Overview: Large-subunit ribosomal RNA, domain VI from Salinicoccus halitifaciens, 253 nucleotides, folded computationally. The sequence was found in a public genome assembly.

Context: one part of a larger RNA
C1' cells in the first nucleotide's frame, strides 16, 4: 500500500515445511520343520541406542554487582575494622536466569491408491494362459492420518461484536517496564494504578557479623548469635516514578 466504510477479537485451510530410524530380551514354543544338530513364520509384550522437541521439580554445570576464608602490597594517622590492586588475586559454597550429562514426551495405530510379486475369471489360439476386456491382493516407499506455519490464497475467504458526522469505535506518540528484545516488534501497565524502584515480611544463599565480655603467655576459642549480610525469587504496601497532554483514525466510488 492492497484486501471498496472504519475497528477489535476468533477462525477456515489452498499451499508449504517437519516427523518417518532401529537393536536386544521374554512369550507364542523348544512348537511347526528336521534322523539329529539345530530351530522358525505369524502374533503379543518388555527394555534400550541414536535422533528430535519442550522444560528446570530432581541430579549437576555456570552464576565477574551474593556470602565466607585467605596471601602479598598500598591507603583510610595508629590499634581494630574496612577499601583498592594482584586472572573475579586465590580458595570454599551458591539464588534467579541460561543450561545437559538431568527430566518429560515423540516415531505408533489406521485408511486410500500402487511397485515388483502372487492370484481369480478369461479369450485371441475349442487346450493352456495373472491380461488382451474385467476383478482381487500386495511395501519402511506415495497420498492422507500426526505436528508446525499459513488469506499478499491479489482467487486477498469466514464468524462475532462495536462505531455513525467530527471526531467516535479504536490505535499511537509519551512514560514505568519484562514471560519480550540488536532497533523496530511482542507482551504487562500508566493514579479508577502493584508496571518498575524503594520499604516490610517470606523464601533462598552463606555460615554465626561488628562490638563488648570471659578464658588463654599467645595463635585463638567461647558467649551475646541458626547471627550478620545479601543480585535477579514470592507476597504485601502508593513512599518514589508512570504528570499534564498531543496525534492519527469512518460521508460507506
Nucleotide at each position: 500500500c492492497g484486501u471498496a466504510g472504519g475497528a477489535a477479537a476468533u477462525u477456515u485451510g489452498a499451499g508449504a515445511g517437519g516427523c518417518g530410524c532401529u537393536g536386544u530380551c521374554c512369550u507364542u514354543a523348544g512348537u511347526a520343520c528336521g534322523a539329529g544338530a539345530g530351530g522358525a513364520c505369524c502374533g503379543g509384550g518388555a527394555u534400550g541406542g541414536a535422533c528430535a522437541u519442550a522444560c528446570c521439580a530432581c541430579u549437576g554445570g555456570u552464576g565477574u554487582a551474593c556470602c565466607a576464608g585467605u596471601u602479598g602490597u598500598c591507603g583510610u594517622g595508629c590499634c581494630a575494622a574496612c577499601g583498592g590492586c594482584a586472572u573475579c588475586g586465590c580458595u570454599g559454597g551458591g539464588u534467579a536466569g541460561c543450561u545437559a550429562u538431568g527430566u518429560a514426551u515423540g516415531g505408533c495405530c489406521g485408511g486410500g491408491a500402487u511397485a515388483a510379486g502372487u492370484g481369480c475369471u478369461g479369450a485371441a489360439a475349442g487346450c493352456a494362459u495373472c491380461u488382451a476386456a474385467g476383478c482381487a491382493u500386495g511395501a519402511a516407499g506415495c497420498c492422507c492420518c500426526c505436528c508446525u506455519c499459513a488469506a499478499g490464497a491479489u482467487g486477498a475467504g469466514a464468524u462475532u461484536u462495536c462505531c455513525c458526522c467530527a471526531u467516535u469505535a479504536g490505535a499511537u506518540c509519551c512514560c514505568u517496564c519484562a514471560g519480550a528484545g540488536a532497533c523496530g516488534a511482542u507482551g504487562a501497565g500508566g493514579u479508577g494504578g502493584a508496571u518498575a524502584g524503594g520499604u516490610u515480611c517470606g523464601g533462598c544463599g552463606u555460615g554465626u557479623a561488628a562490638g563488648u565480655g570471659u578464658g588463654g603467655c599467645g595463635a585463638c576459642a567461647c558467649a551475646c548469635u541458626c547471627a550478620g549480610c545479601g543480585g535477579a525469587c514470592g507476597a504485601a504496601u502508593a513512599c518514589u516514578a508512570a504528570u499534564c497532554g498531543a496525534u492519527c483514525g469512518a460521508u460507506g466510488a

Its mean pLDDT, the model's own confidence on a scale to 100, is 88.